[in-house]
RNA sequence: CGAGUCGGUCGGGUAAUCGCGGUGAAGAGAUUCAUCGAGGAAAGUCCGGACUCCAUAGGGCAAGAGUGGUGGAUAACAUCCACCUGGGGUGACCCACGGGAAAGUGCAACAGAAAGUAAACCGCCGAGAAAUCGGUAAGGGUGAAACGGUGGGGUAAGAGCCCACCAGUACUUGUGGUGACAUAGGUAGCUAGGUAAACCCCACUCGGAGCAAGACCAAGAGAGCUUCGGCUCAACGCAGGUGGCGGCCCGUCAUUAGCCUGCGGGUAGGUUGCAACAGGUUGUCGGCAACGACAAUCGCAGAUGGAUGAUUACCGCCGACUUCGGUCGGUACAGAAUCCGGCUUACAGACCGACUCGUCUC
Numbered sequence: 001c002g003a004g005u006c007g008g009u010c011g012g013g014u015a016a017u018c019g020c021g022g023u024g025a026a027g028a029g030a031u032u033c034a035u036c037g038a039g040g041a042a043a044g045u046c047c048g049g050a051c052u053c054c055a056u057a058g059g060g061c062a063a064g065a066g067u068g069g070u071g072g073a074u075a076a077c078a079u080c081c082a083c084c085u086g087g088g089g090u091g092a093c094c095c096a097c098g099g100g101a102a103a104g105u106g107c108a109a110c111a112g113a114a115a116g117u118a119a120a121c122c123g124c125c126g127a128g129a130a131a132u133c134g135g136u137a138a139g140g141g142u143g144a145a146a147c148g149g150u151g152g153g154g155u156a157a158g159a160g161c162c163c164a165c166c167a168g169u170a171c172u173u174g175u176g177g178u179g180a181c182a183u184a185g186g187u188a189g190c191u192a193g194g195u196a197a198a199c200c201c202c203a204c205u206c207g208g209a210g211c212a213a214g215a216c217c218a219a220g221a222g223a224g225c226u227u228c229g230g231c232u233c234a235a236c237g238c239a240g241g242u243g244g245c246g247g248c249c250c251g252u253c254a255u256u257a258g259c260c261u262g263c264g265g266g267u268a269g270g271u272u273g274c275a276a277c278a279g280g281u282u283g284u285c286g287g288c289a290a291c292g293a294c295a296a297u298c299g300c301a302g303a304u305g306g307a308u309g310a311u312u313a314c315c316g317c318c319g320a321c322u323u324c325g326g327u328c329g330g331u332a333c334a335g336a337a338u339c340c341g342g343c344u345u346a347c348a349g350a351c352c353g354a355c356u357c358g359u360c361u362c
C1' cells in the first nucleotide's frame, strides 16, 4: 500500500419566529413562565417473560407443542458466552434442525441377477455323452452405492475359512479435562449401506386467556322473559346437586331457584391501568467471556379521531463543476400506543478498533 475477517458507534446539529401535547408553578379567570417531547430498528408479530384475570392454588393422566453435543449466563428463551465433534477456508474466521438406523414402517428414477435379515448375469470348480445338477461370491459387468481393504496360507475352485497389518464396531485400562471429548494401549474375526430438515423412538421442558387483560364511577333498561333439563320441607351445619378451573380424574372455589341454561334490552361517557424500573450512565472488584456484586449519579414521551410540526438562516456529511473566491444539487430505512430481553428484515452515507493474508522498502 492492497485484499479480507470479526466487533462497535453515528445516521443529522445550532439559532430565531410561530404552532401542538405532557408535567410543574403562579393566577378568580383568560393566560404566563419553566421544562420535557418518536427508533436502531419504533417494523415483522417469530420466541421468551413481567403484569392482570380464571383463582387461595396444586397433583396425576392423555393429547399437543417446543428443544436436542458439553458446561455456564439470564427473570426466561429456539437468545448470549466459552468449549467439543464434523465440514469449509492459505488464514483471521465461518457453518451445523449436532441423541437413536441393532424397536418398527417408509423412500431412493433408470441400469443391474440382486438395493437389505437382498442376490447369481458373465465367469471359476466338480459330476455327466448331452440336457442339466451341485458348490462359489475371489475375478468381470451395471450403478451414486453391491455385505471392510492389502498381502499370504488353504481349497476341487473360492470365501475372515485361517494368519499378519490397516480401517470400523463392541467391551475395557492408563493419562488429561467439571464435562462433551482427546490421547496411548488391550481383547474379540464382531464386519449389520444411505436417509429421521421422512413417519417414528428416546431424553428434557411447557396451565389458559390476554391491556380491546383488568379495576372503579356515572348513566340506563324491565326488580325483564325463560324451551328441555338440573334442587330444596324454616334457620344453622353436614351431605348432595349445579356451574368455574383448555380435555379427563383427584382436589378446590362459587352458589342453592331465577342459581345454572337459553332469549331479549341497555352500556359508543369518564377515571384508572399508563410509565421509577429484571431502568440508564460512570467507576471499582470478580470472571477467558456472556455477565454479576458494590458505590455514585440521572429521570430521558404518555397521546386517545390520536401531540412530538412548519418557515428562515448557518453548519455537518456526500456528489459534480470550478477563474480555487466559490456555485449547484442531494442527505437513507422509516413514526411510540402496557412494558421489557432477544431474533429476523430494511437502510444513502460516515467513523473507530482488533486480527489475517499478499506485495514493496528499511
Base pairs, nucleotide, nucleotide: 001358002357003356004355005354006353007352008351009350010349012315013314014313015312016311017310018309020037021036022035023034024033025032026031039333043344044343046342047341048340049339050338051210052209053208054207058250059249060248061247064206065205066204067203068202069083070082071081072080073079084098085096086095087094088093099201100200104199105198106195107194121140122139123136124135125134126133127132148166149165150164151163152162153161167191168190169188170187171186172185173184174183175182176181214272215271216270217269224263225262229260230259240256241255242254243253244252245251277299279298280297281296282295283294284293285292286291316331317330318329319328320327321326

Background:
Bacterial RNase P class A from an Actinomycetota bacterium, 362 nucleotides, folded computationally. Lineage of the source: Bacteria > Bacillati > Actinomycetota. The coordinates come from a structure-prediction model, not an experiment, and the mean pLDDT is 78. Rfam family: Bacterial RNase P class A. Rfam classes the family as a ribozyme.